Record summary
This is a predicted structure of a 160-nucleotide RNA (FMN riboswitch aptamer (RFN element)) from Microbacterium sp. Root61. The prediction has a mean pLDDT of 76. Of the family's consensus pairs, 100% are formed in the model. RNAcentral records the identical sequence in 2 taxa.
RNA sequence: ACGUGCUCCGGGGUCGGUGAGAAUCCGAACCGGCGGUGAGAGUCCGCGAGCUGAGGCGCAGCAUCCGAUGAGGGUGCGGCCGAGGUCGAUCCGGUGAAAUUCCGGAACCGACGGUGAUGCGACGGUUUUCCGUCGUCAGUCCGGAUGGGAGGAAGCACAG
Numbered sequence: 001a002c003g004u005g006c007u008c009c010g011g012g013g014u015c016g017g018u019g020a021g022a023a024u025c026c027g028a029a030c031c032g033g034c035g036g037u038g039a040g041a042g043u044c045c046g047c048g049a050g051c052u053g054a055g056g057c058g059c060a061g062c063a064u065c066c067g068a069u070g071a072g073g074g075u076g077c078g079g080c081c082g083a084g085g086u087c088g089a090u091c092c093g094g095u096g097a098a099a100u101u102c103c104g105g106a107a108c109c110g111a112c113g114g115u116g117a118u119g120c121g122a123c124g125g126u127u128u129u130c131c132g133u134c135g136u137c138a139g140u141c142c143g144g145a146u147g148g149g150a151g152g153a154a155g156c157a158c159a160g
Base pairs, nucleotide, nucleotide: 003158004157005156006155007154008152009151014028015027016026017025029140030139031110032109033047034046035045036044042108043107050086051085052084055081056080057079061077062076063075064074065073066072090106091105092104093103094102112143113142114141119136120135121134122133123132124131125130
C1' cells in the first nucleotide's frame, strides 16, 4: 500500500404583515445529500432518498384450504429482498492552461402522506362588496424516520 469482516459517521433552512384564526395566504429572508468532472457544482455526468414494481424469499402474524379436530402441508394478504420504470432546475460576463464548479450579475428547482382562512380556479345562491360547496396551494411545520441510504474520514480484527 492492497484485500476481507466488524465498528463508527452519514441533510440543511424563518422572520414580518393581514386576520378571530395562517409555521400553509402575502412580503422578505434562508437552505442545498453522495461520487465524478483539466479547478471547489442544488441546476453538468451519474448515484441516493420518494413513488411504482416483473420476479423471488418466506409461513413467526391474519385469512383460507387439504389432512382426522392431530402431526404436517398448500394458497392469498401482510412482511422481507428486489431487476426495471419514474422522479426537478442556468444562463451571461470576468480570470485562467483548464471552471455551466471560482469571482461578479441575473435566474431557476425542490419526493410521498397530513394540515391548509380572506390566495387561485370551478359551480351555485345573493345581487356589485357577500355567502355556500367542491377542487387546488408548504424546499423551511407535522409524519413515515431513533428508519433507509449513495457513500466516507477514522478505529479494530484477520490474511498476504